Source information:
Transfer RNA from a Minisyncoccota bacterium, 71 nucleotides, folded computationally. The coordinates come from a structure-prediction model, not an experiment, and the mean pLDDT is 81. The source organism's lineage runs through Bacteria, Bacillati and Minisyncoccota. Its Rfam family is "tRNA". Gene Ontology term of the family: triplet codon-amino acid adaptor activity. It is annotated as a transfer RNA.
[in-house]
RNA sequence: CGGGCUGUAGUAUAGUGGUAGUAUACACGCUUCGGGAGUGUGAGGUCCGGGUUCGAUUCCCGGCAGCCCGA
Numbered sequence: 001c002g003g004g005c006u007g008u009a010g011u012a013u014a015g016u017g018g019u020a021g022u023a024u025a026c027a028c029g030c031u032u033c034g035g036g037a038g039u040g041u042g043a044g045g046u047c048c049g050g051g052u053u054c055g056a057u058u059c060c061c062g063g064c065a066g067c068c069c070g071a
Stems, first nucleotide, its partner, number of pairs: 001070007010024004018054001026042005047063005
């Protein structure tokens, strides 16, 4: 320098145009003499900018970051 892939709660990941889920972690309640385990509830997220669309996490363009390949 060129090409490809990936980017979603603190962490790991699913989703794929129509209200963003799961596990774990966190907070609170129940249970216990207490802790742990269990159980219920809750808070918390689509890398950034633009475009298409009635509507974008999803499609398109550009950028950024990480990984891989080539030179």